[in-house]
A computed fold for a 118-nucleotide RNA from a Syntrophomonadaceae bacterium, annotated as Glycine riboswitch aptamer.
It was read from a public genome assembly, where an Rfam model found it.
NCBI's taxonomy places the organism under Bacteria, Bacillota, Clostridia, Eubacteriales, Syntrophomonadaceae.
The model forms 95% of the base pairs in the Rfam consensus.
RNA sequence: AUGAAGAAUACGGGAGAAAUGAGGGUGCCUAAAGAUUUCCCUCAUACCGAAGAAGAAAGUUGAUAUCAUGCCCGAUGAUAUUAACGAACCUUUGAGGUGGAAGGACCGUAUUUCGAGG
Numbered sequence: 001a002u003g004a005a006g007a008a009u010a011c012g013g014g015a016g017a018a019a020u021g022a023g024g025g026u027g028c029c030u031a032a033a034g035a036u037u038u039c040c041c042u043c044a045u046a047c048c049g050a051a052g053a054a055g056a057a058a059g060u061u062g063a064u065a066u067c068a069u070g071c072c073c074g075a076u077g078a079u080a081u082u083a084a085c086g087a088a089c090c091u092u093u094g095a096g097g098u099g100g101a102a103g104g105a106c107c108g109u110a111u112u113u114c115g116a117g118g
C1' cells in the first nucleotide's frame, strides 16, 4: 500500500565574515600621464562556518584485576583500569569562503524509482 523512510532529476527558499592592504599585468576613457567598484596573478594580515574534513558525551561491547553471591570449578552482580564502537546546526579549520554572480548545510514542491517504515 490512494505508497513510509530512502535514492535520482528539475524548480524554489537559504546565513555568516575585509568591495582589506601592497605589488605586477590587463580592459575602458585619454595625445600622453593618470583615475577608476573591469578582469587576472603574487604576497600579507584580519575575520566567517551551512561545501568538505577532523574531534568525541552519555552509553554499549570486549579484556584484566578485586570483592560478593555461590558452585564443584561454572554463572551473575558491583567497582577499577584499558581497548573498540559512538551525534549534531556543538567545537576546530591545513581546505573553502568574506560586494554581485557562482557556491551553500538544511528545507519545500513536482516527477521517477524503491517497497515498510516514520
Base pairs, nucleotide, nucleotide: 006113007112008111009110010109011108012107013106018045020044021043022042023041024040025039027036029034046098047097048096052093053092054091055090059085060084061083062082063081064080065079066078067077068076069075